[in-house]
RNA sequence: UGAGUUGGCCAGGUGGUCGCGCCUUGUGGUAUCACAAGUCGAGGAAAGUCCGGACUCCAUAGGGAACAGCGCCGGGUAACGCCCGGACGGGGCAACCCGUGGACAGGGCCACAGAAACAAACCGCCGCCCUUAGGGCUGGCAAGGGUGAAAAGGUGGUGUAAGAGACCACCGGCGCGACGGGCAACCGCCGCGGCCAGGUAACCCCCGCCGGGAGCAAGGUCAAGCAGAGGGGAAGGCCUACGGGCCGGGGAGCAUCCCGUUCCCUCUCCGUUAAGGAGCAACCUUCGGGUAGACUGCUAGAGACGGCAGGCAACUGCCGCCGUAGACAGAUGAUCACCACCCCGUGAAUCCACGGGGUACAGAAUCCGGCUUAUCGGCUGACUCAGGCU
Repeated sequence: UGAGUUGGCCAGGUGGUCGCGCCUUGUGGUAUCACAAGUCGAGGAAAGUCCGGACUCCAUAGGGAACAGCGCCGGGUAACGCCCGGACGGGGCAACCCGUGGACAGGGCCACAGAAACAAACCGCCGCCCUUAGGGCUGGCAAGGGUGAAAAGGUGGUGUAAGAGACCACCGGCGCGACGGGCAACCGCCGCGGCCAGGUAACCCCCGCCGGGAGCAAGGUCAAGCAGAGGGGAAGGCCUACGGGCCGGGGAGCAUCCCGUUCCCUCUCCGUUAAGGAGCAACCUUCGGGUAGACUGCUAGAGACGGCAGGCAACUGCCGCCGUAGACAGAUGAUCACCACCCCGUGAAUCCACGGGGUACAGAAUCCGGCUUAUCGGCUGACUCAGGCU
């Protein structure tokens, strides 16, 4: 200098104008509220709602079955399917990346092609028979050919009619046993066994671990109206065309008292038409449940940052320090100017000037830990490979 690998960070800035939400203060108003001022007001993913928890309510003797999820080993964590470290396998020259229980318990399946996808024989090789180019309704074989993603170790020899781990040597794999290392996964080394007949468990299954259900529209408090239950609650008289009207009584509303005004009730039965009693009306009042509505849950938490200590690390402990988004149909916006960064064009222009364009993805809704996906343009740490110069 070029090419690459892997972490971390930012997510335009300032000002003007118009506008929105919570809160506080002030003014006006009985109050809902209105206005003014001030503070604060999205994210790295707030997203997908895919995992794991906190929290809340419901259910719940104990155990099992069934079902679902997860799956190398060790560690971290509140927990996880996440993270860190390691092991093995695969890819890459490398940094690094990707994958992960069991196919010797059993069952199922394996497209197309192929004779056969698990004990198969199409071509072939050999024997036998008939015939002699060749053929057979016959037997043996699996070395060679062919198909396929995959066909049952490799090389050489022995052997045989031809062959073949059928047998032998070496190599490779697998299994078993001993020893050494490691907490373990596993690794190293030695010996033994011809064991060499595949793949698939994101098919059933086996083994191990783990799992009650619903979710902040959870849940809690207050509580209009309507309906229900209990208690209190009357005084009528006259007129009538029978619709009602007048005088009086009871009550409610007009924020409160008086006045005024509007509206509702002024009825039925027992008793002798009396005295008296009972029930009901407007209306008042009490109670339980509880709808609308309001409040709460609600934002200080497994919190951020810094230092020290432990640990390879994830992470943990201690100390210090910091700090208001909480809306409820859901606020956090729009526009202008200047600056910043990037791209393009023109101008003799690497640097300067002018003009044009671009600055993403997206957006809280109980709160956390993750994963995944989206994302203009940049900054930065560590590492690898190649080339050049000293």
Bacterial RNase P class A from an Anaerolineae bacterium, 390 nucleotides, folded computationally.
The gene name in the source record is rnpB.
The organism belongs to Anaerolineae, within Bacteria.
Its mean pLDDT, the model's own confidence on a scale to 100, is 78.